[in-house]
RNA sequence: GAGUUUGAUCCUGGCUCAGGACGAACGCUGGCGGCGUGCCUAACACAUGCAAGUCGAACGGAGAAUUUCAAUAAGUUUACUUAGAGAGAUUUUUAGUGGCGGACGGGUGAGUAACGCGUGGGUAACCUACCCAUAAACUCGGGACAACCCUUGGAAACGAGGGCUAAUACCGAAUAAUCUUUUGAUGCGGCAUCGUAUUAAAAGGAAAGGUGGCCUCUGAAUAUGCUACCGAUUAUGGAUGGACCCGCGUCUGAUUAGCUAGUUGGUGGGGUAAAGGCUCACCAAGCCGACGACGGGUAGCGGGUCUGAGAGGAUGACCCGCUCGAGUGGGACUGAGACACGGCCCACACACCUACGGGUGGCAGCAGUUGGGAAUCUUGCACAAUGGGGGAAACCCUGAUGCAGCGACGCCGCGUGGAGGACGAAGGAUCUAGGUCUGUAAACUCCUUUUAUCGGGAAAGACUUAGGACGGUACCCGAUGAAUAAGCACCGGCUAACUACGUGCCAGCAGCCGCGGUAAGACGUAGGGUGCAAGCGUUGUCCGGAUUUACUGGGCGUAAAGGACGCGUAGGCGGCCUGUUAAGUGUGAAGUGAAAUCUCCAGGGCUCAACCCGGAAACUGCUUCGCAUACUGGCAGGCUUGAGGAAUGCAGAGGUGAGUGGAAUUCCUGGUGUAGCGGUGAAAUGCAUUGAUAUCAGGAGGAACACCCGUGGCGAAGGCGGCUCACUGGGCAUUAUCUGACGCUGAGGCGUGAAAGCGUGGGUAGCAAACAGGAUUAGAUACCCUGGUAGUCCACGCCCUAAACGAUGGAUACUAGGCGUAAGAGGUAUCGACCCCUCUUGUGCCGCAGCUAACGCACUAAGUAUCCCGCCUGGGGACUACGGCCGCAAGGUUGAAACUCAAAUGAAUUGACGGGGACCCGCACAAGCGGUGGAGCAUGUGGAUUAAUUCGAUAAUAACCGAAGAACCUUACCCAGACUUGACAUCGAUCGCAAGCCUUAGAAAUAGGGCCCUCUUCUCACAAGGAAGACGUGAAGACACUUGUUGCAUGGCUGUCGUCAGCUCGUGCCGUGAGGUGUACGGUUAAGUCCGCCAACGAGCGCAACCCUCGUCCUAUGUUGCCAGCACUAAAGGUGGGAACUCAUAGGAGACCGCCGGCGUCAAGCCGGAGGAAGGUGAGGAUGACGUCAAGUCAGCAUGGCAGUUACGUCUGGGGCUUCACACAUGCUACAAUGGACGAAACAAAGGGCAGCAAUACCGCGAGGUGGAGCCAAUCCCAAAAAUACGUCCCCAGUUCAGAUUGCAGUCUGCAACUCGACUGCAUGAAGGCGGAACCGCUAGUAAACGCAGGUCAGCUAUACUGCGUUGAUACGUUCCCGGGUCUUGUACACAC
Repeated sequence: GAGUUUGAUCCUGGCUCAGGACGAACGCUGGCGGCGUGCCUAACACAUGCAAGUCGAACGGAGAAUUUCAAUAAGUUUACUUAGAGAGAUUUUUAGUGGCGGACGGGUGAGUAACGCGUGGGUAACCUACCCAUAAACUCGGGACAACCCUUGGAAACGAGGGCUAAUACCGAAUAAUCUUUUGAUGCGGCAUCGUAUUAAAAGGAAAGGUGGCCUCUGAAUAUGCUACCGAUUAUGGAUGGACCCGCGUCUGAUUAGCUAGUUGGUGGGGUAAAGGCUCACCAAGCCGACGACGGGUAGCGGGUCUGAGAGGAUGACCCGCUCGAGUGGGACUGAGACACGGCCCACACACCUACGGGUGGCAGCAGUUGGGAAUCUUGCACAAUGGGGGAAACCCUGAUGCAGCGACGCCGCGUGGAGGACGAAGGAUCUAGGUCUGUAAACUCCUUUUAUCGGGAAAGACUUAGGACGGUACCCGAUGAAUAAGCACCGGCUAACUACGUGCCAGCAGCCGCGGUAAGACGUAGGGUGCAAGCGUUGUCCGGAUUUACUGGGCGUAAAGGACGCGUAGGCGGCCUGUUAAGUGUGAAGUGAAAUCUCCAGGGCUCAACCCGGAAACUGCUUCGCAUACUGGCAGGCUUGAGGAAUGCAGAGGUGAGUGGAAUUCCUGGUGUAGCGGUGAAAUGCAUUGAUAUCAGGAGGAACACCCGUGGCGAAGGCGGCUCACUGGGCAUUAUCUGACGCUGAGGCGUGAAAGCGUGGGUAGCAAACAGGAUUAGAUACCCUGGUAGUCCACGCCCUAAACGAUGGAUACUAGGCGUAAGAGGUAUCGACCCCUCUUGUGCCGCAGCUAACGCACUAAGUAUCCCGCCUGGGGACUACGGCCGCAAGGUUGAAACUCAAAUGAAUUGACGGGGACCCGCACAAGCGGUGGAGCAUGUGGAUUAAUUCGAUAAUAACCGAAGAACCUUACCCAGACUUGACAUCGAUCGCAAGCCUUAGAAAUAGGGCCCUCUUCUCACAAGGAAGACGUGAAGACACUUGUUGCAUGGCUGUCGUCAGCUCGUGCCGUGAGGUGUACGGUUAAGUCCGCCAACGAGCGCAACCCUCGUCCUAUGUUGCCAGCACUAAAGGUGGGAACUCAUAGGAGACCGCCGGCGUCAAGCCGGAGGAAGGUGAGGAUGACGUCAAGUCAGCAUGGCAGUUACGUCUGGGGCUUCACACAUGCUACAAUGGACGAAACAAAGGGCAGCAAUACCGCGAGGUGGAGCCAAUCCCAAAAAUACGUCCCCAGUUCAGAUUGCAGUCUGCAACUCGACUGCAUGAAGGCGGAACCGCUAGUAAACGCAGGUCAGCUAUACUGCGUUGAUACGUUCCCGGGUCUUGUACACAC
């Protein structure tokens, strides 16, 4: 920096990611070289080899080789040869004695929280082999023990006894000092004991020789002596290495708070190289601890390493320093040095050998093995170099070390080729089928050779020197040939990189958010791409990001977080002035801060780099000395403003105790009085005729104090309320008289602390947990009612918690105002008071700056600052568990972890919702009328059934819906029979037989036979021929076709909220932001309709209007329409005629709150009136905003994907969609007298008509038939309107109501009425007597009632739908139910109750 809480926003807050690092491990892959690095686990156990020896110039032996002399023996060529005891010399080996070294080097981190480590000091309290310097000395003796020899034990390891022997082994004596010890003296010094220099006395204490050379004597050798070197002794000093002591620093938890008997100190003895309770005896009773003792857990420490801007955090592999341990535990010996890794002794565990008696061993040295583990190498070469031990030296030893081997474990470097090469091969992928990508990539041409392979040469590292493990290595030269050499992860966002197919909440992915339920850029594969590259990913760990423990650098009103409140201890902090000091502080210098590391150097060396070397700087620290003195501190002196005291006043439910008062409740007694009282939403339990309730009088007892009473008062908080008295705490104001910083805060501590609860003893009127009963309820362990015990009250003692809240710790200072209120003081004015003004203290409201995430706070801060205390660090687990402390108990206080989630939270925003509020509207209720729900039937749906009963719709918003008309067709379903480029479209080689009629088989599709026999144009025109076209045929193949699937992939269309009044935008303004404003408010309207006002001003989609129909009038035109007046006619607008009326068709007028009065803001508008055919939208229709329901439709149409392709396509016949125990929905007809039947009579509108409507006439009871005038329609026809009115009958019945069902007989349509049509006549005559809960429609020419017409259609199951007219009702009103709109409020809801 990013992701992740939300519909969105801003905070708070956690989780996660991107970076770097590693002694790593795992997966896939792997060409080379250099430099590094490699048991983090079992300080588990170890086979085998090696890792510490050396010195013969310390010593005596025992050998070996060479050589000198040579007794003696043999042979014979008598002078040689061979063998050779013994003696000597030179060289050499070394078991033992002895010396030095095995205390170094190497490995490990178990233990250790410690003077262990780091840093700086001290030793006047110490040691130091080998080494260096100086001085001195090195004399004389003695006795042994190994080896060796003999005897002997034992399996072995290893011994035992006797005897001989040397030394630089051991011992004694001498001598010496500046040495040691003791006692003194003097000088100087210091830090107390004392140190140091000089000096006096006494006592004490050393030694070892070896080798070479030379001299003397001599024939030679030896001895003695001299000399050189080595070694040994004493003393002083140095160097080196160590020992001890001290200051400071060094993990975690207080759920570890007290610890300690050698403990703390003293005196004396002992011990040590040395101080010291180090040890011992005695004496005293101390010592340590909240600045964390003691005990628990964890851990080697540092230089450094990793990370980080730094401060920090984490870490302690390799390298360096220190330290601890060497199977575990203990102990000492030797030695200069050890309490000793490859030494000793003891114990234990383990392992091995054994003759069972007894012995042996210690890889945390180098290799290596077993085991453990995710995991860590060769039983290599050499002492050539560097270093170490021994030696005089040569030299020996050295798994230290130098090298090599193994491992991509890390860092660094190099390579796997370079140049050219297409509008771009092939293959692959994708595609809108055109193309695009892979891609200059390849092929191909030219070139190079790092690397690779082969051949040749060849180092430095080595010195005064022959000798090099590495190594025939680095490096150099030559040759061959692009030849030997690329993978891994990722591609939804964070995060660079996208498509296809497969899969279908499966398989799987995932660091977080999250992907996957049939179109997955997130799974798997492929193509392509991105990133790194001999590596790439994953896992683990650390730091970072995380300001998420905040020193740098956070917070606590509501997000986690102020202790319930006070007093006060330690501690922290602290007013003004002066002097002094110099601890803090600042500054200068010196010492130290090992080396390596880190940083730097246009330093150096390996071809570069990593790596190595050199130099500089740095190591921010500690110590010492000096200087400064502003600030802080210490010391001293002073001051008064902080703080306190005094005096004078003031207010108050401040506290404690004692007394006292009235009202009310209850109870008791008596009187009056009679049937109920009480209680609730309604009741019941309860009380009452043994007299309640009500009422009057008297009495008893307990508890609480109405009105006053007030965001009034007092108190630290909890809290405090009748009145009086006593005692008592605190506060405020004024005066400026006293003290002189005496102050603030406050861990622990102490005290106070509502209510409930506990203990003991009282008290108990009312109220009232528990409990009982009655109700309510599905239940009701509740809410309501009737009772009722603890308790509430008092005294004393506990408990110690609350939303103990202002959810806001205390103190001090500063920072605009305005308005109240309580207490006090002062001023002006006045005769005086009030009013008014000022100050202080308390308590409230509003508000600026500022702050805040916002809400809000704002001199009573949540502002600006200082000081002190308490507390917080994601949610849950958990105000929990365990432990401690407190409590009689209840319980309180302190207070975790495992595990689990990716959130949890705060404030504000927009919606939605509320059995929240306000306002308004609607056939929403109310007022009415008529229905549905009951009956029969019709139609649709569910269900059931079926070969099939095709499919869809199915809360409101499906159910006379798609369907404005299923006998065949329709038709999508079922059965059967057929076809396969197909019933239909385009292309198509070939052919030219058009159409039509008849006939055979078949259920038909279809198949066969016969008859008949083409058309147009051009050339040309007599014919024939040719060319082109139309039409038909048609092999193979492209393709057709699909009412198959997905309405949750879609377009279009539609339903619903809803004809509800809403929904938005631009600019501006407000807000960190989501958003708000505008659109809110006051009026008004059917309306976001209009008006007024307003940080808004405008605009858009909606509303309204514009459109159509109806209602009035006017104008024009009068046929098929009309007929007032005139004329003709027997009758009919029939005719002449008329153009007035009706009507028709066009075009206009008219209505706008325009006029008057009132109300209203001189508004919008509302109420009333006039006029008018119509009055406030005149009536009806069409018209449906942003959006909601993943609403409906893939079967109206269109369409992506998927699926079928001799079938899920096409044709044909028959069947089905018409079934039927049942359930639902919508209707029709009724149940009758406001009626039914019969008779005769009257009045419409709007439609339709040529494959049509059909009159007059005739036939039939009728449906209808025959027949055909007229009409392509204001002309003719359908056509009769019906309810209604008039007259007659019926007389309340299952009827003269109702008409279902059924029988017989017919008519019509149609290829065809069996499944399955309508209608007619006669006969039959079912349920039904107005319908439970519940529900529906409708406000005016509306409901209701009555008929008429049309579409679809051959016909029709139409009682449906769409229209038309005829007759013609009720509404006080908005409390309630339902739905909707606006504003407001709450919300833990947002797929939104």